[in-house]
């Protein structure tokens, strides 16, 4: 330098154009003498950046950035 895969909640990952979600973690409550477990509730997102297409984009197109991998 080129090909491919990936970047979404604190972490690991979903969402194949129509309200952005799950598990774990976190907070509160119940339970317990207390903690843990368990149960219930809640908070938490510029979806890597910038453009484009569309009534509508995490998703499609273009450029760039970052990580992984293969080739040179």
């Nucleotide at each position: 330098g080129g090909g491919c895969c990936g970047g979404u909640a604190g972490c690991u990952c979903a969402a194949a154009g129509g309200u952005a979600g799950a598990g774990c973690a976190c907070u509160c409550g119940a339970c317990u003498u207390g903690c843990a477990c368990u149960c219930g509730a809640g908070a938490g997102g510029u979806u890597g950046a910038g453009g484009g297409u569309u009534c509508g984009a995490g998703u499609c197109c273009c450029u760039c950035c970052c990580g992984g991998u293969c080739c040179a």
This is a predicted structure of a 72-nucleotide RNA (transfer RNA) from a Nitrososphaerota archaeon.
The coordinates come from a structure-prediction model, not an experiment, and the mean pLDDT is 84.
It matches the Rfam family "tRNA". The literature on the family includes a 1997 paper in Nucleic Acids Res by Lowe and Eddy, "tRNAscan-SE: a program for improved detection of transfer RNA genes in genomic sequence". Gene Ontology term of the family: triplet codon-amino acid adaptor activity.